[in-house]
RNA sequence: GUGCCUGUAGCUCAGGUGGAUAGAGCACCGGAAUGCGAGUCCGGUGGUCAGGGGUUCAAGUCCCCUCAGGCACA
Numbered sequence: 001g002u003g004c005c006u007g008u009a010g011c012u013c014a015g016g017u018g019g020a021u022a023g024a025g026c027a028c029c030g031g032a033a034u035g036c037g038a039g040u041c042c043g044g045u046g047g048u049c050a051g052g053g054g055u056u057c058a059a060g061u062c063c064c065c066u067c068a069g070g071c072a073c074a
Base pairs, nucleotide, nucleotide: 001073002072003071004070005069006068007067010026011025012024013023019057028044029043030042031041032040050066051065052064053063054062
């Protein structure tokens, strides 16, 4: 340099053929319980869906460019 894959919560990831109020687990915060903790149970906070543009009535999802990481080839 060329091609391909990945990028969604602090972390690991889901998200059918474009339409649901953007989700799960862990972590964190509050509460219950306990002599005190851990574990358990109940509740909760947290997202510019990598960035920008386009298509569309409607984009995490489709198209283009850029950025970051990875793989292959040179």
A computed fold for a 74-nucleotide RNA from a Bacillota bacterium, annotated as transfer RNA. Its Rfam family is "tRNA". Rfam classes the family as a transfer RNA. About the family: Transfer RNA (tRNA) molecules are approximately 80 nucleotides in length. The same sequence occurs in records of 6 taxa. RNAcentral holds the sequence, with entries from ENA. Taxonomically the source falls in Bacillota (Bacteria, Bacillati).